[in-house]
Transfer RNA from a Candidatus Uhrbacteria bacterium, 73 nucleotides, folded computationally. Its Rfam family is "tRNA". The source organism's lineage runs through Bacteria, Bacteria candidate phyla and Candidatus Uhriibacteriota. The sequence was found in a public genome assembly. The coordinates come from a structure-prediction model, not an experiment, and the mean pLDDT is 81.
RNA sequence: GGGUCGGUAGCUCAGCUGGUAGAGCAAGCGCCUCUUAAGCGUUAGGUCCUGGGUUCGAGCCCCAGCCGACCCA
Numbered sequence: 001g002g003g004u005c006g007g008u009a010g011c012u013c014a015g016c017u018g019g020u021a022g023a024g025c026a027a028g029c030g031c032c033u034c035u036u037a038a039g040c041g042u043u044a045g046g047u048c049c050u051g052g053g054u055u056c057g058a059g060c061c062c063c064a065g066c067c068g069a070c071c072c073a
Base pairs, nucleotide, nucleotide: 001072002071003070004069005068006067007066010025011024012023013022019056027043028042029041030040031039049065050064051063052062053061
């Protein structure tokens, strides 16, 4: 330098052919327990890496960039 894949909640990751973003763990509160842990219930938490474009509508499509992993040179 070229190519492929990835970037979504504090962490690990889903998100079906474009239609108002979810799970598990963690956190707060409660139940249970002599207490803790475990278990159960519940609540909160997101500018979907950045900037443009297409579209009535973009996490998803297109372009450019940034970061990471791998392959080729």